[in-house]
RNA sequence: GUCUUGUUCGUCUAGGGGUUAGGACACAUGGUUUUCAUCCAUGCAACAGGGGUUCGAUUCCCCUACGAGAUG
Numbered sequence: 001g002u003c004u005u006g007u008u009c010g011u012c013u014a015g016g017g018g019u020u021a022g023g024a025c026a027c028a029u030g031g032u033u034u035u036c037a038u039c040c041a042u043g044c045a046a047c048a049g050g051g052g053u054u055c056g057a058u059u060c061c062c063c064u065a066c067g068a069g070a071u072g
Stems, first nucleotide, its partner, number of pairs: 001071007010025004018055001027043005048064005
């Protein structure tokens, strides 16, 4: 250089056209407990950036950034 692939809550991860964007851990509050821990309930919090297609895009297409792999 070329090709392939990935980027989603603080972390890990599911979802690939119409979802309240789900789950686990963490964190906050409350309950339980003499206290802490455990356990239970609730809450907080996310689609890398830009453009395009579409009635509608996290999802499809293009470019950019960053990461990974293959090849020369």